RNA sequence: CGGGAUGUAGCGCAGUUCGGUAGCGCACACGUCUGGGGGACGUGAGGUCGCUGGUUCAAAUCCAGUCAUCCCGA
Numbered sequence: 001c002g003g004g005a006u007g008u009a010g011c012g013c014a015g016u017u018c019g020g021u022a023g024c025g026c027a028c029a030c031g032u033c034u035g036g037g038g039g040a041c042g043u044g045a046g047g048u049c050g051c052u053g054g055u056u057c058a059a060a061u062c063c064a065g066u067c068a069u070c071c072c073g074a
Base pairs, nucleotide, nucleotide: 001073002072003071004070005069006068007067010026011025012024013023020057028044029043030042031041032040033039050066051065052064053063054062
């Protein structure tokens, strides 16, 4: 320098196929059960989907650029 993969809640990930309400598990807060702990169950908070711009009525998803990490090649 060229090519590819990944980036979504504190952590691990799904969702991209076909653009249409942002989800799951763990963790956290509260509540119930229990004499307490542990545990089970329920509820809740937490995200401007790596960043910038574009297309569109509508973008995590499509397009362009860019950043970080990893892999391959020169």